Predicted 3D model of a 343-nucleotide part of an RNA (large-subunit ribosomal RNA, domain IV) from a marine sediment metagenome. Its mean pLDDT, the model's own confidence on a scale to 100, is 88. The RNAcentral record of the full RNA draws on MGnify.
Context: one part of a larger RNA
RNA sequence: CUCUCGUUAAGGAACUCGGCAAAAUAGCCUCGUAACUUAGGGACAAGAGGUGCCCUGUACCGAAAGGUACGGGGUCUCAGUUAAGUGGCCCGAGCGACUGUUUAGCAAAAACACAGCACUCUGCAAACUCGAAAGAGGAUAUAUAGGGUGUGAUACCUGCCCGGUGCUGGAAGGUUAAGGGAAGAGGUCAGCGGGUCGUAAGACCUGCGAAGCCUUGAACCGAAGCCCCAGUAAACGGCGGCUGUAACUAUAACAGUCCUAAGGUAGCGAAAUUCCUUGUGGGGUAAGUUCCCACGCGCACGAAUGGUUUAACGACUUGGGCGCUGUCUCAACGAGAGACUCG
Numbered sequence: 001c002u003c004u005c006g007u008u009a010a011g012g013a014a015c016u017c018g019g020c021a022a023a024a025u026a027g028c029c030u031c032g033u034a035a036c037u038u039a040g041g042g043a044c045a046a047g048a049g050g051u052g053c054c055c056u057g058u059a060c061c062g063a064a065a066g067g068u069a070c071g072g073g074g075u076c077u078c079a080g081u082u083a084a085g086u087g088g089c090c091c092g093a094g095c096g097a098c099u100g101u102u103u104a105g106c107a108a109a110a111a112c113a114c115a116g117c118a119c120u121c122u123g124c125a126a127a128c129u130c131g132a133a134a135g136a137g138g139a140u141a142u143a144u145a146g147g148g149u150g151u152g153a154u155a156c157c158u159g160c161c162c163g164g165u166g167c168u169g170g171a172a173g174g175u176u177a178a179g180g181g182a183a184g185a186g187g188u189c190a191g192c193g194g195g196u197c198g199u200a201a202g203a204c205c206u207g208c209g210a211a212g213c214c215u216u217g218a219a220c221c222g223a224a225g226c227c228c229c230a231g232u233a234a235a236c237g238g239c240g241g242c243u244g245u246a247a248c249u250a251u252a253a254c255a256g257u258c259c260u261a262a263g264g265u266a267g268c269g270a271a272a273u274u275c276c277u278u279g280u281g282g283g284g285u286a287a288g289u290u291c292c293c294a295c296g297c298g299c300a301c302g303a304a305u306g307g308u309u310u311a312a313c314g315a316c317u318u319g320g321g322c323g324c325u326g327u328c329u330c331a332a333c334g335a336g337a338g339a340c341u342c343g
Stems, first nucleotide, its partner, number of pairs: 001338008010329002014327001019324001027051005036041001038153001052075010076080001088322007095314002100112002116151007128137003155308003159239003164236002166232005173227003179221002184216005191208007240258005267301001268298001279295005
């Protein structure tokens, strides 16, 4: 010097990102216990007192040993839950209702789940899922059932927009595949015509071309879908701008105008959301970029991608206080184990 412990004058968070760590609290009995509340809780709230041992009385229980409750007297220690083990507490705010679940091996949370709510599909050989299929699950169930999606206890609520995308319904018209259909076109070819050479037979070149066969093929007929017409937002989603105006000023209940499918309602709001920003005012402190209460020009909250609350709960996040302390002022001493020296 390092590690693990113990003790410490005076102060008591001045330490630090932050009371991290440590200290403190602690059992049992009695008294006492607030706001708030879903009336269950909150609550061991908070706070206060008692506690060993010896002798002894009364009442009750017991067959007895003994036990429980209420007393009286005495006695020892610094200290009587004498060791070990064994809650620190209070106030404000955020988030999530809660118990639960999670990143085996850096994250336990405000993430996931949840009961509750809503929409949607499904009439049973169900929807849906696995499987080329057989078949199986769903379910030996049957809409108070089962699948999917979103939200996330409770309380009060959940506004406007169907133009786009999706879904559902509709069928008049437009478009439209395979297929049907076959006008026409082309190839081949019996046969026929022309030319050149040849005495002739014939050879070569060229034109027309029936039937058949082959190739191609317009019109026309032809479903769903799409176009089209409606509905639907607890479907995906969206929810404006400019200008003027009141007898101080300021502001604008009011008016005008442009655009839109419709222009953000209630509630909340510098917020886990606010850039400017340490916004402004108030509170708390001697002093407060954090915190709490308000205000609202919300850069860029907002209603089941839920809004606002909310008792209880939380190894969650954040601010304050009491107690307590070597966290600190500021370090000291002691014990043990290392390091180091010698062997």